A computed fold for a 546-nucleotide part of an RNA from Schimmelmannia schousboei, annotated as large-subunit ribosomal RNA, domain V. It is recorded under the gene name rrl. It matches the Rfam family "Bacterial large subunit ribosomal RNA". Rfam links the family to the GO terms structural constituent of ribosome and ribosome.
Context: one part of a larger RNA
RNA sequence: CUUACAGUAAGACGGAAAGACCCUAGAUCCUUUACUCUAGUUUUAUAUUGUAAAAAGUUAAAUAUUGUAUAGCAUAAGUGGGAAUAAUUUAUAUCCGUGAAAUACCACUCAAUAAAUUAAUAAUUUACUUAUUUAAUCGUAUAAAAACCGUAUAAAAGAGAGAGUUUACUUGGGACGAGUACCUCCUAAAAUGUAACGGAGGUGUACAAAGGUGAAUAAUAGUUGUUUAUUUAACAACUAAAAGUGCAAUAAUAUAAAUUUGCUUGACAAUAAGAUUGAUAAAUCAAAUUGGGACGCAAGUCAGUUAUAGUGACCCGAUAUUUAAGUGUGGAAUUGAUAUCGUUCAACAAAUAAAAGGAACUCUAGGGAUAACAGAUUCAUCGUGACUAAAAGUUCGUAUUGAUGUCACGGUUUGAUACCUCGAUGUCGACUCAUCUUAUCCUGGAAUUGGAGCAGAUUCCAAGGGUCUAGUUGUUCGCUAGUAAAAAAGGUACGUGAGUUGGGUUCAGAACGUCGUGAGACAGUUCGGUCCCUAUCUACUGUAAG
Numbered sequence: 001c002u003u004a005c006a007g008u009a010a011g012a013c014g015g016a017a018a019g020a021c022c023c024u025a026g027a028u029c030c031u032u033u034a035c036u037c038u039a040g041u042u043u044u045a046u047a048u049u050g051u052a053a054a055a056a057g058u059u060a061a062a063u064a065u066u067g068u069a070u071a072g073c074a075u076a077a078g079u080g081g082g083a084a085u086a087a088u089u090u091a092u093a094u095c096c097g098u099g100a101a102a103u104a105c106c107a108c109u110c111a112a113u114a115a116a117u118u119a120a121u122a123a124u125u126u127a128c129u130u131a132u133u134u135a136a137u138c139g140u141a142u143a144a145a146a147a148c149c150g151u152a153u154a155a156a157a158g159a160g161a162g163a164g165u166u167u168a169c170u171u172g173g174g175a176c177g178a179g180u181a182c183c184u185c186c187u188a189a190a191a192u193g194u195a196a197c198g199g200a201g202g203u204g205u206a207c208a209a210a211g212g213u214g215a216a217u218a219a220u221a222g223u224u225g226u227u228u229a230u231u232u233a234a235c236a237a238c239u240a241a242a243a244g245u246g247c248a249a250u251a252a253u254a255u256a257a258a259u260u261u262g263c264u265u266g267a268c269a270a271u272a273a274g275a276u277u278g279a280u281a282a283a284u285c286a287a288a289u290u291g292g293g294a295c296g297c298a299a300g301u302c303a304g305u306u307a308u309a310g311u312g313a314c315c316c317g318a319u320a321u322u323u324a325a326g327u328g329u330g331g332a333a334u335u336g337a338u339a340u341c342g343u344u345c346a347a348c349a350a351a352u353a354a355a356a357g358g359a360a361c362u363c364u365a366g367g368g369a370u371a372a373c374a375g376a377u378u379c380a381u382c383g384u385g386a387c388u389a390a391a392a393g394u395u396c397g398u399a400u401u402g403a404u405g406u407c408a409c410g411g412u413u414u415g416a417u418a419c420c421u422c423g424a425u426g427u428c429g430a431c432u433c434a435u436c437u438u439a440u441c442c443u444g445g446a447a448u449u450g451g452a453g454c455a456g457a458u459u460c461c462a463a464g465g466g467u468c469u470a471g472u473u474g475u476u477c478g479c480u481a482g483u484a485a486a487a488a489a490g491g492u493a494c495g496u497g498a499g500u501u502g503g504g505u506u507c508a509g510a511a512c513g514u515c516g517u518g519a520g521a522c523a524g525u526u527c528g529g530u531c532c533c534u535a536u537c538u539a540c541u542g543u544a545a546g
Base pairs, nucleotide, nucleotide: 001546002545003544004543005542006541007540008539010538011537012536014533015532022367023366024365025364026363027362028359029358030357031356034165035164036163037162038161041157042156043155044154045153046152047151048150050128051127052126053125054124057121058120059119060118061117063114064113065112066111067110074103077109078108079107080106081105084092085091086090132145133144134143135142168180169179170178177197181203182202183201184200185199186198204348205246206305207304211264212263213262214261215260216259217258220240221239222238223237224236225235226234227233244253245252247310249308250307251306268291269290270289271288274285275284276283280349293302294301295300316342317341318340319339320338321337322336324335325334374421375419376417377416378415380414382410383409384408385407386406387405391401392400428503429501430500431499433495434492435491436490437489438488441466442465443464444461445460446459447458448457449456468482469481470480471479472478509527510526511525512524513522514521515520
């Protein structure tokens, strides 16, 4: 070395089960003050439902009474008619006067009050028996109850007991948070356009003048000078466009788009060529023509506002107008057309008129298109070293320490990324067995020393060998105690579960605290809780033969 046998389990991302974690889509079960319904329940009305009696209350009629601001002889309810009425002594009115309204007398009306009467209605109560119900009985008949109960219909109340469903998307995994439409700037790479959970901010209007037109003004900021003790203020000169523009930002703006003022309503009606932008839908600009106007001497300007935000398709409904249609005819209902209105349809190209949650009891389809372990990349963080050398070191940068700034290396930390694996790569610690690195803890050899010696400090070489036992905790770690020459740091899928364990984490049971209306939940706690594999190949060990 080859072959065979016996072994060990490091690898074959070993076998087993289309991953149970996570996400995406769906299902199922559960909950509730999610939405929409339903059974059952309750109440009322009507019918089945008849005969009698009493009757609160209410309404109406008739009767009687009452009606006070001030002024006015005074207690004026109101309206109309009204010049006389009662009586034979006279009184009250008219008149006068006061007042918003004027009185006698007649009629009617309004409001309030009163007790009895009449009529209607009727809560409620009582009596009856023939409907109806109950008892035993096959039935008659009897007893009890009785117009109740029961049943039917209708309208309400309430209703997770039950049913059907909904519960958005974006997202450097998901959840939590944040956002979702429109406007301005930057990013944006000098046309236009251009992304991100990139960086900054605004909007969901306002104004009948802050619109139109004609005229006028130079008002804002800064500098200088004079007056004044100084500031403020006033005056003069010069410069700029920083002022101002209803509001964000950007652009524009003195010929003003700014400010003041006169007159006004073009914040008009009907057509509209042609352009810009956009996938579409939509959005924007707009000459010209006609009508009838505003301002201006005129030329002329005027279809809102310096511009860019101030918003919502279709359906449905409402209002106004209308020379349209009108179910035999005439009308009407209804429909159409034009104009306007009703959506934080704000998840803003708007799924419905109408919708929230839990699942660790869970399930299915998938995903390494997407997380947790490990690997990979990166190295901010972490660790190690180098350069610089201020300052310490009595003096002296480099015995020793070393701020600041800079550059590398490592791949043991925490991260970032989401590249292999979700038709499975088993996860912390312990045990067992290790193997490698050196940035060396001990032992060995050197150099420097601010090395007298002893003991040290720093650096260089060096990986041959070695590098603990207990207590507490699931712990790694840490703390404590005691030894030792020393009790080094790390890699190996945070070495090692087809080698062991299973204390922790991370299923189903149960409890506490907290949260939640609840189902339930908690990198909170607590007790309990199935670890399968007979080794084919590689590898390694032993034995035997060649």